[in-house]
RNA sequence: GGGGUCGUAGCUCAACUGGUAGAGCAUCUGCCUUGCAAGCAGAGGGUAGCGGGUUCAACUCCCACCGAUUCCA
Numbered sequence: 001g002g003g004g005u006c007g008u009a010g011c012u013c014a015a016c017u018g019g020u021a022g023a024g025c026a027u028c029u030g031c032c033u034u035g036c037a038a039g040c041a042g043a044g045g046g047u048a049g050c051g052g053g054u055u056c057a058a059c060u061c062c063c064a065c066c067g068a069u070u071c072c073a
Stems, first nucleotide, its partner, number of pairs: 001072007010025004019056001027043005049065001051063003
C1' cells in the first nucleotide's frame, strides 16, 4: 500500500431477502428471608462508529472517512 470480516443497550450477542430494534448477564424496584444469596414479578436503559446518497420508508442497499481484527505485499 491492497483485499476480507466486523463496529447495534454497561458487557456478550441477535434480528430484519429495506417497513421505524430484541435476548442473556448486569443495574434498579417489589415479593420472599431474622438478614444475605438464590428464586419469582416488574422497570429503566440504545436510534444502530461518523458523514453523505438511493428510497414513500434504511441498522439493513451504495459511497467516503474513522476504528478493530485478519490475509497478502